Predicted 3D model of a 1400-nucleotide RNA (small-subunit ribosomal RNA) from an uncultured bacterium. The coordinates come from a structure-prediction model, not an experiment, and the mean pLDDT is 85.

RNA sequence: AGAGUUUGAUCCUGGCUCAGAUUGAACGCUGGCGGCAUGCUUUACACAUGCAAGUCGAACGGCAGCACGGGUGCUUGCACCUGGUGGCGAGUGGCGAACGGGUGAGUAAUACAUCGGAACGUGUCCGUUUGUGGGGGACAACUAGCCGAAAGGUUAGCUAAUACCGCAUAAGACCUGAGGGUGAAAGAGGGGGAAUCGCAAGAUCCUCUCGCAGACGGAGCGGCCGAUGACUGAUUAGCUGGUUGGCGGGGUAAAGGCCCACCAAGGCGACGAUCAGUCGCUGGUCUGAGAGGACGACCAGCCACACUGGAACUGAGACACGGUCCAGACUCCUACGGGAGGCAGCAGUGGGGAAUUUUGGACAAUGGGGGCAACCCUGAUCCAGCAAUGCCGCGUGCAGGAAGAAGGUCUUCGGAUUGUAAACUGCUUUUGUCAGGGACGAAAAGGACAGCGUAAACAACGUUGCCCGCUGACGGUACCUGAAGAAUAAGCACCGGCUAACUACGUGCCAGCAGCCGCGGUAAUACGUAGGGUGCAAGCGUUAAUCGGAAUGACUGGGCGUAAAGCGUGCGCAGGCGGUUGGAUAAGACAGAUGUGAAAGCCCCGGGCUCAACUUGGGAACUGCAUUUGUGACUGUCCGGCUCGAGUGCACCAGAGGGGGGUGGAAUUCCAGGUGUAGCAGUGAAAUGCGUAGAUAUCUGGAAGAACACCGAUGGCGAAGGCAGCCCCCUGGGGUGUAACUGACGCUCAUGCACGAAAGCGUGGGGAGCAAACAGGAUUAGAUACCCUGGUAGUCCACGCCCUAAACGAUGUCAACUGGUUGUUGGGGGCUAACCCCCUCAGUAACGAAGCCAACGCGUGAAGUUGACCGCCUGGGGAGUACGGUCGCAAGAUUAAAACUCAAAGGAAUUGACGGGGACCCGCACAAGCGGUGGAUGAUGUGGAUUAAUUCGAUGCAACGCGAAAAACCUUACCUAGCCUUGACAUGUCAGGAAUGCUCCGGAGAUGGAGCAGUGCCCGCAUGGGAACCUGAGCACAGGUGCUGCAUGGCUGUCGUCAGCUCGUGUUGUGAAAUGUUGGGUUAAGUCCCGCAACGAGCGCAACCCUUAUCCUUUGUUGCCAGCGGUCCGGCCGAGAACUCAAAGGAGACUGCCAGUGAUAAACUGGAGGAAGGUGGGGAUGACGUCAAGUCAUCAUGGCCCUUACGACCAGGGCUACACACGUGCUACAAUGGCGCAUACAAAGAGAAGCGACCUCGCGAGAGCAAGCGGACCUCAUAAAGUGCGUCGUAGUCCGGAUUGGAGUCUGCAACUCGACUCCAUGAAGUCGGAAUCGCUAGUAAUCGUGGAUCAGAAUGCCACGGUGAAUACGUUCCCGGGCCUUGUACACACCGCCCGUCA
Repeated sequence: AGAGUUUGAUCCUGGCUCAGAUUGAACGCUGGCGGCAUGCUUUACACAUGCAAGUCGAACGGCAGCACGGGUGCUUGCACCUGGUGGCGAGUGGCGAACGGGUGAGUAAUACAUCGGAACGUGUCCGUUUGUGGGGGACAACUAGCCGAAAGGUUAGCUAAUACCGCAUAAGACCUGAGGGUGAAAGAGGGGGAAUCGCAAGAUCCUCUCGCAGACGGAGCGGCCGAUGACUGAUUAGCUGGUUGGCGGGGUAAAGGCCCACCAAGGCGACGAUCAGUCGCUGGUCUGAGAGGACGACCAGCCACACUGGAACUGAGACACGGUCCAGACUCCUACGGGAGGCAGCAGUGGGGAAUUUUGGACAAUGGGGGCAACCCUGAUCCAGCAAUGCCGCGUGCAGGAAGAAGGUCUUCGGAUUGUAAACUGCUUUUGUCAGGGACGAAAAGGACAGCGUAAACAACGUUGCCCGCUGACGGUACCUGAAGAAUAAGCACCGGCUAACUACGUGCCAGCAGCCGCGGUAAUACGUAGGGUGCAAGCGUUAAUCGGAAUGACUGGGCGUAAAGCGUGCGCAGGCGGUUGGAUAAGACAGAUGUGAAAGCCCCGGGCUCAACUUGGGAACUGCAUUUGUGACUGUCCGGCUCGAGUGCACCAGAGGGGGGUGGAAUUCCAGGUGUAGCAGUGAAAUGCGUAGAUAUCUGGAAGAACACCGAUGGCGAAGGCAGCCCCCUGGGGUGUAACUGACGCUCAUGCACGAAAGCGUGGGGAGCAAACAGGAUUAGAUACCCUGGUAGUCCACGCCCUAAACGAUGUCAACUGGUUGUUGGGGGCUAACCCCCUCAGUAACGAAGCCAACGCGUGAAGUUGACCGCCUGGGGAGUACGGUCGCAAGAUUAAAACUCAAAGGAAUUGACGGGGACCCGCACAAGCGGUGGAUGAUGUGGAUUAAUUCGAUGCAACGCGAAAAACCUUACCUAGCCUUGACAUGUCAGGAAUGCUCCGGAGAUGGAGCAGUGCCCGCAUGGGAACCUGAGCACAGGUGCUGCAUGGCUGUCGUCAGCUCGUGUUGUGAAAUGUUGGGUUAAGUCCCGCAACGAGCGCAACCCUUAUCCUUUGUUGCCAGCGGUCCGGCCGAGAACUCAAAGGAGACUGCCAGUGAUAAACUGGAGGAAGGUGGGGAUGACGUCAAGUCAUCAUGGCCCUUACGACCAGGGCUACACACGUGCUACAAUGGCGCAUACAAAGAGAAGCGACCUCGCGAGAGCAAGCGGACCUCAUAAAGUGCGUCGUAGUCCGGAUUGGAGUCUGCAACUCGACUCCAUGAAGUCGGAAUCGCUAGUAAUCGUGGAUCAGAAUGCCACGGUGAAUACGUUCCCGGGCCUUGUACACACCGCCCGUCA
């Protein structure tokens, strides 16, 4: 000191959350020791039991009990008597009990804190002073009696005092009329024996001590008064009758309405009275950099309270915690008549609660009460016990030790890690155990001696010094020493990010986690477990709570154009602030001094416990308050000036500023009349409506109400709302000029007052047009809407209410300062002959410097830089809602929450995507054409349904004649039955044998059984070994077309052969990003040119490649044949190398040339030449990416699953089934045709388990024989459409060929399920196809045939080849798809988005 979280990303606003510190804590897991602290925060709930306030015999009468002594009786150890002594129960009396201890209910001021004040009291204590004389009568105790269960009471009698009451005396006391009056006391003890009395004890007396009484002071304590300070609520705004004051009394220790009589009518309050809620206050504690915020346990000061409420008594002091009385509630006792009690003292109990200790020891110390004292009492206190509740300290070992052990975990199987960790070796002994020693805390008291004082005194007493000396709860504790021995001692949380720390397994949106964001749906570093790691450590986590971070209530230190936030506007009282100058003052302010600010605490410097915590001495500090002295700058106050602020006067100016009264024309509608006839009106199209009873149209006349075209404008005026024909009257404000007057008169403004669009309300008018509601017609799935026809309130006027708007510049008012430019409105000035131009004030617009801003933007009219005052904001929703108050006739307005809920909501800008937004452009995209599909039959694929199985996959375009370039068996993955288990296939080990071939038997076959033949190759002397192969055995393993294409690789489809997709450097921006790539042209093209804060580059485009079109060169066989020769007339032969052709290499085309257009560019248009012209045609070639697109069944592969089966083999069946639906192709429906006969012209291919000629046979499919050919040679192999001739004559036909019957051929182990073909016969649907939809722009469509792959056989499919060979394109409005620019967006899974309401 910050971090996470809104977004695809960014900046900002803004909330939520985290990291820190802390606690009188609690809970979970764990737990070795010590020191010091702390320990009912909840029920001020109820309390059993014990203790917590007594003491004094030196005040008193006495003597119940104890001890001692004495006496009597006498059985010498018992009874009785005896206050004689020590003492002492109960009692009288004194002092204390008002302290100490507890608690925080009440209390918002009779309290507290700080500082002051005057009208008081004070036991004990201290100082000074005076006195202490002399009498009296009682009451307890006690005795006797009575009542009562008890508590207790009562009657009679006796008695003492430091108890009580007089008398005397007395002051500087008190009262006073100043003469006077009132008015106290108590004795007790020690010593003495000189003087007096007494039998004695003793008394008087002397002396000392203590006490008592009066007075004056002091100290300390207490009572009272004042000022200031300190909670919340205005949804509490008025409160107050002893109330405020006075005079006079009463009362008190004392001032005072404290109380009373009378008089006056005051007193308090927005600087918050009153009321309500909450609360003990403070020193301080926690936190914080501080300012602050929260708290008020322990310790200390004050207050209040003592079962609840009330009251007084006693006393120096109480309205009294362990006193009294009364009332109440509760509990207990009771003989039912009555009584007793008060733990918020210490322990303890119940209850409540998440939760808080022992019914301990001691008065040894400190302190308190009483006492002369000894001493007694003291749950105050000091100690101990319990509790990791907190803080602090210590320990659980230290050093060495690599075979990096074993085990665990992970693994790429190599290893890594746990880990020097352990084992092992050496050392140490804190703590714990045992044993021994052993404190401080203790000084007093008391005694002896000596001195001093008092005194008659060597008594006594007091005091000082010295010596002796009693007393310890804690505790045999702290501490010290010794012994043995690593021995007795580690856990908890976390490991996705924030936040230090990662892997495996299990689980599979389940179980669970979670502080926030968020994890988990089969490969989870986020759940659970393990290994490892990180952090802290006798603790660690969680929960709760406070402060911090949070500048998130902002004094320090925030904001309000769009994020939350400027009141709709003005006027204005209180309040706040206030120009310039001189003087006075000293309230504020500043400086000094003094007093106070308790101690403790915090801080600093020291000291004591081994250190620390803790404790202790000193200092500083306590930022405050009060008093006092000084200063006079600033603020205030008072006095006196000034003129710049403000205002007045004078001169002038503009204006839809306001109110009232008149008046005008156009238009609309209505009424009357004329002309006139069938429609009008309305809409996208219609209908409702009006009209033959005469509309609309048109003309004339009249009526009514409302609004004011043009001018008119980013123009003017007004505080805002707002204001518009013209004229008149009344009236407000503003501006300019001038500088005569006043002399700070000012600014802002809570409450208040006034104004305040539209709609709405009340009363009365008015009502042409328009028009909520309403009615009808349309639209629509519906249409309570948009559109149409009507239409009432209302709109208008007068008066009175309402008081709200996106009342907006979403920007409060006032003042000052800070570069400019342009337009415009109203003035003034300068210059000029005039216009122009220049200066200036007040407004109103546009652009922009600096600056500001999150950005957008604002920018002398600020959102800049400052000052003054007011208003408002503090996450989103709930909600501008509820309740309450105020206002209103009502509608409603205003003021204004909470519960609950979310982790966001939001602003600006960016990149995309999208739009039934815009601009431009392209594509068989539409249009223009040609031919199809959709209807029929059959073929094929798919869906569906079926089945033992109908194996699986592909599913919009981009699945559906697709994987499959070929399911009768095989294929085959499916089904049924049978059968095998190291396996049909691979590698390794062991044993045996070469391999292999043939025959027979069982079986559907797989397979099982039997027999015969047979030893090869290499090394080798080998009875041996080896290679390959076969068989057997057991184990590792094989095998899987089983799952996941959403775990993957590879391959492929698609957008799309669309023109795009990016990068480096630079620059701009806070940033995401932008620029480049946009713009102007151009192109098939991000193709090229120009321009430009960009300059370059890459992947794409194009080109390079193949093919085709032309020519040349080379080579001519199996190809060719022009010329020459031969010929059986066939390039057949010789010959030829020209041509065709074959295949190798070249040439050619580049907008190169010309003209025009364009900007002199790129390029386009036209032309020439050329076989070909503007990428010549075709192919191959597919950027960054998108679709979790397709494929685990081509292959490969992670993970999971099966292992006598989900593997392997075999027979048969199935993949070919069939009510139906869809896709794709075939053949047709006919005459541009069918059929018959004749006849012409290809290209490209294939061929040895092959193509198969010729010939013969068969109607034919084909069969037989068989030549040639591994091919420019032979074969497949006749091309067909075409052409010529003939026939058919529009018909279900001489069209069409399905279906079916019969007979065959071929392939093949085998054509039943389930092949193709042939012949004869049969002759179905179909007469050009609804909505809809597909392909194609030239050698294309259409049409015609040919070949090939697969293949034993089996194409209407697929791939390829040539033949014949069109039509049309005006054009880009529309449909679909795409590209680029721009715009809007609340979308980003990106419009198949987001999202609202109702219902479930």